[in-house]
């Protein structure tokens, strides 16, 4: 120092979780680093810590210590602001009723507000008038062939005549009726009227006057007081991720260094 064959070692590693632990399947992180066969209701061990069976590589760019880098995760705080859950209206805002207040507008108002008063009127009633409605009278027409009146033509009857009687038609007026009317006059009635005269009513509304002198009506704001509400904002408390800050832990991977068996031959 070469060559050969051998073992030890190695063929991924970590994080949380699970578990009395320690691996393993699964989940993550990291990346490339055998293969079956068992495993989450687990599966196999037992601080020498997966079982079992094969394979590759082998004393080095491996492997086995210190160191150092520090993906990644983990824990319990912290800062900030999400998100959920509970409870509070005697922390609190928004919201609602209620009362205070009375800005601000609108309308009237010295052609006199608000107010106080006098007298009416509008309600109820009596009575008396008037109106409407009936009725009767009046009045005008019309109206008894027989049973009104009158005058009574013709014509009857009585009488010698002279005259008389009755007395039908018409003609006028008239009972009873009946029609109509401007108007008069009596009457009877009324959810008619307010016209006259009394009594009652009485608060409200109209009117007219008289004092008085500047508001008076409606609408309402800020704003304060008092009850209420728990949807949201406040507040308490719990919880869930996220983000800062560093603290503990676990730590793949990087890189130094250092170390590393056997045999047999040259």
């Nucleotide at each position: 120092c070469c060559g050969u064959g051998c073992u030890a070692g190695g063929u991924g590693g970590g994080g949380a979780a699970u578990u009395a632990g320690c691996g393993g399947u699964g989940c993550c992180c990291u990346g490339u680093a055998c293969u079956c066969g068992c495993a989450a209701u687990c599966c196999g061990c037992u601080a020498u810590a997966g079982c079992g069976a094969g394979a590759c590589u082998g004393a080095g760019u491996a492997c086995c210590u210190a160191c150092u880098u520090g993906a990644g995760g983990u824990g319990a705080g912290u800062c900030g602001a999400c998100u959920u859950u509970a409870a509070g209206g005697u922390c609190u805002g928004c919201c609602u009723u209620a009362a205070g207040g009375g800005a601000g507008u609108g309308g009237u108002g010295u052609u006199g507000a608000c107010g106080u008063u006098u007298a009416g009127g509008u309600c109820c009633u009596g009575c008396g008038c008037a109106a409407c409605a009936g009725g009767a009278a009046c009045c005008c027409a019309u109206g008894a062939a027989g049973u009104c009146u009158g005058u009574c033509a013709g014509g009857u009857c009585c009488g010698g005549a002279a005259g008389g009687a009755a007395g039908c038609a018409g003609c006028a007026g008239u009972a009873a009726g009946u029609g109509g009317u401007c108007u008069u006059u009596c009457u009877u009635g009324u959810g008619u009227g307010c016209c006259g005269u009394g009594g009652g009513a009485g608060u409200g509304c109209c009117u007219a006057g008289a004092c008085c002198g500047a508001g008076c009506c409606a609408u309402g704001a800020a704003c304060u007081u008092a009850a209420g509400u728990a949807a949201c904002g406040c507040u308490u408390a719990g919880g869930g991720a996220c983000u800062u800050c560093g603290c503990a832990u676990c730590g793949a991977u990087u890189g130094u260094a250092g170390g590393u068996g056997c045999a047999c031959g040259g």

Notes
Predicted 3D model of a 266-nucleotide RNA (Bacterial large signal recognition particle RNA) from a Bacillota bacterium. The coordinates come from a structure-prediction model, not an experiment, and the mean pLDDT is 77. The model forms 91% of the base pairs in the Rfam consensus. It matches the Rfam family "Bacterial large signal recognition particle RNA". Rfam's curators write: The signal recognition particle (SRP) is a universally conserved ribonucleoprotein involved in the co-translational targeting of proteins to membranes. The source organism's lineage runs through Bacteria, Bacillati and Bacillota. The sequence is in RNAcentral, with records from ENA and MGnify. It is recorded under the gene name ffs.